Predicted 3D model of a 162-nucleotide RNA (Lysine riboswitch aptamer) from a mouse gut metagenome.
RNAcentral holds the sequence, with entries from MGnify.
The coordinates come from a structure-prediction model, not an experiment, and the mean pLDDT is 79.
It matches the Rfam family "Lysine riboswitch aptamer". About the family: Riboswitches are metabolite binding domains within certain messenger RNAs that serve as precision sensors for their corresponding targets. Allosteric rearrangement of mRNA structure is mediated by ligand binding, and this results in modulation of gene expression. This family includes riboswitches that sense lysine in a number of genes involved in lysine metabolism, including lysC.
RNA sequence: GAUAGAGGUUGCGUUUUUCAAUAGUAAGAAUUCGGAUGUGGCAGGCACAGGGGAAGGAUUCCGAAAGGGGAAGAUGCCGAAAGGGAGAAUGACCUGCAGGUUCUCGCCUUGGGCAUACAGUUAAGAACUGUAUGACUGUCAUCGGAGCGAUGGGGAGCUAUC
Numbered sequence: 001g002a003u004a005g006a007g008g009u010u011g012c013g014u015u016u017u018u019c020a021a022u023a024g025u026a027a028g029a030a031u032u033c034g035g036a037u038g039u040g041g042c043a044g045g046c047a048c049a050g051g052g053g054a055a056g057g058a059u060u061c062c063g064a065a066a067g068g069g070g071a072a073g074a075u076g077c078c079g080a081a082a083g084g085g086a087g088a089a090u091g092a093c094c095u096g097c098a099g100g101u102u103c104u105c106g107c108c109u110u111g112g113g114c115a116u117a118c119a120g121u122u123a124a125g126a127a128c129u130g131u132a133u134g135a136c137u138g139u140c141a142u143c144g145g146a147g148c149g150a151u152g153g154g155g156a157g158c159u160a161u162c
Stems, first nucleotide, its partner, number of pairs: 001162005008078001011077009028061006037049004041097005081110004085105006111137002114134008139153006
């Protein structure tokens, strides 16, 4: 340098079906009160709707969806992948800004899952992300009283073969 593997029965991601929840919510329609504003992510402009009744409130009818989650299946894999950062594109009529989405970069962090606390996202006591702590687990090094234990390290690693 090349090839092939291992960690876990909750390893990591993608996708299909189904279920719960979102929710009797949003939107829509009718009646009524109300009486001049409202909508296009935010600001300016512009456009549209509005005394043939705006915003808002009440009653009735009708009534979702996305993201996220559980279960089952399929599939790609073991920096699998996640997060941060940088760059590019997109970013609701125009300009500026912003949320968001996609792609690239081993530039930085993280071996892996779990629990707890805080913060963020979210409809949410679910789940996800980040930080910290804790035990568990896998691997290597050193030491020891050596079928185990202690300390330390990290995936650009570890094991095997050539």